[in-house]
């Protein structure tokens, strides 16, 4: 230096191009003599940046990070 692959709440995961959901976690209630468990509720996310599009997690190009392969010097 080349090719390939990932990037989404705090953590793990979906998401036919149609406006981001599920668990878990944390926080408030219920209920307990107290907890815990169980049930409600509630908070947070698309790695930066251009481009296509009515309309991007999604297609394009780029730059970051991190993994895997292959080789160049020393």
């Nucleotide at each position: 230096a080349c090719g390939g692959g990932u990037a989404u709440g705090g953590u793990g995961u979906a998401a036919u191009g149609g406006u981001a959901g599920c668990a878990u976690a944390g926080c408030g209630g219920u209920c307990u003599c107290c907890a815990a468990a169980a049930c409600c509720g509630u908070u947070g996310a698309u790695g930066g940046g251009a481009g296509u599009u009515c309309g991007a997690c999604u297609c394009u190009c780029u730059c970051u990070a991190c993994c895997c392969g292959u080789g160049c010097c020393a």